Transfer RNA from a soil metagenome, 72 nucleotides, folded computationally. The coordinates come from a structure-prediction model, not an experiment, and the mean pLDDT is 81. Its Rfam family is "tRNA".
């Protein structure tokens, strides 16, 4: 430099174009002499950024940023 992939909470990870799951995590509360563990409930997303298309976009197109892998 092309080419491909990729980017979603503090971490990990889902989501046929139809108003974003689930886990860990941390917070309360039960249970425990206490800790862990286990039950139970609460939070938490401008879905990398700026645009476009479309009634509607994490989803599809453009251009930009990082991360990976290739080629040279």
């Nucleotide at each position: 430099a092309c080419c491909g992939g990729u980017g979603u909470a503090g971490c990990c990870g889902a989501a046929u174009g139809g108003u974003a799951a689930g886990g860990c995590a941390u917070c309360g509360c039960c249970c425990u002499g206490u800790u862990a563990a286990g039950g139970c409930g609460a939070c938490g997303a401008u879905u990398g950024g700026a645009g476009g298309u479309u009634c509607g976009a994490a989803u599809c197109c453009u251009c930009c940023c990082g991360c990976c892998g290739g080629u040279g």